TPP riboswitch aptamer (THI element) from a Verrucomicrobiota bacterium, 96 nucleotides, folded computationally.
RNA sequence: CUUGCUUUCUAGGGGUUUCCUUUUUUUAAGGAACGAGAAAUACCCUCAGUACCUGAUCAAAGUGAUGUUUGCGUAGGGAAGAAAGGACUUCUUGGG
Numbered sequence: 001c002u003u004g005c006u007u008u009c010u011a012g013g014g015g016u017u018u019c020c021u022u023u024u025u026u027u028a029a030g031g032a033a034c035g036a037g038a039a040a041u042a043c044c045c046u047c048a049g050u051a052c053c054u055g056a057u058c059a060a061a062g063u064g065a066u067g068u069u070u071g072c073g074u075a076g077g078g079a080a081g082a083a084a085g086g087a088c089u090u091c092u093u094g095g096g
Base pairs, nucleotide, nucleotide: 001094004091005085006084007083008082009081010080011046012045013044014043017033018032019031020030021029022028052077053076054075058071059070060069061068
């Protein structure tokens, strides 16, 4: 010197499970559970990245059932720019 917080705009990334009832050739619809979000053009996240993926047909607990909870996890990957405002006591990111 610079970074962190909030909002807006643009661009991008991501997930959408489990069971019950009806129907049933196949589908589809409705309901319940958890959750930000269960196909909503909504929700969440975008490098100080736990949005999400891999490990995983994982392990323990629990449930009517399911990542439902926890561990794994200081793991390995993973998608950015601008403007305005705030803060700048302390702490903190990167560079000189």
Model confidence (mean pLDDT): 78 of 100.
The organism belongs to Verrucomicrobiota, within Bacteria.
It matches the Rfam family "TPP riboswitch aptamer (THI element)". Rfam's curators write: Vitamin B(1) in its active form thiamin pyrophosphate (TPP) is an essential coenzyme that is synthesised by coupling of pyrimidine and thiazole moieties in bacteria.